[in-house]
Order: sequence, then structure tokens, then C1' cells
RNA sequence: GACUCAUGACGAGUGGACGAGGGACUGGCCCGAUGACCCCACGGCAACCGAUUGAACUUUGGUUUCAAUGACAGGUGCCAAUUCCAGCUCAAGCAUCAUCAGCUUGGGAAAAAUGAGAA
Repeated sequence: GACUCAUGACGAGUGGACGAGGGACUGGCCCGAUGACCCCACGGCAACCGAUUGAACUUUGGUUUCAAUGACAGGUGCCAAUUCCAGCUCAAGCAUCAUCAGCUUGGGAAAAAUGAGAA
């Protein structure tokens, strides 16, 4: 880097150092010399893995599944804006004589992110 599965309207920032772009891409809209982004330290959030408890299952080795707890030894992750919004498609509505285009709302997909898995 490619593949599979799951998740996302919740939540959680101070200090230091640096100095110009950053929010994946495109468009929009934002953040940023009152110092963003990245990095470091400390702090916090969350509950994917792990942990604890219970139930089911069981080849009785325990393993797997489900549920709950809780923020915990630990492994990750995250701490502006819904994944910031949209992109493709479907439905409804608005508008039109009507269709397309357009606008609004909602659903799904795609893409990207994170985790777990497998090769």
C1' cells in the first nucleotide's frame, strides 16, 4: 500500500517551541501572526482491542457469542466546526403549462478517518 468487518449529530485543552499556511481531494465555508497546522510536556475524553461481571454454549480444555459495568494495569485512537457541509444516487416537497436544469429536506452509496482481523 491493497482486502474484510465495525464505528462516527456525544465527549474532551493548557503550557512550551517553531513560524505560515491548515481543515485528505475538488467546490464552498471556516481556522490562522491575538501565532493556526505539525512537534514536545502535562492534562483530559472515549470505550475499538484488552480488563471485570453475568448469561448462553461447551468437545469440560474452555472457547465462542451476547449483555452489562466502568473509566481501569495496558495497546491504539481522539481533544474547532456532524467525517465542518456538499460531490454520486434515490425519494418527497418548492418552482414550471410540462420536462430538464435549479432550490429545500431526508435516506443510501462513494471517499476519507480510526480500530480490529486476515494474507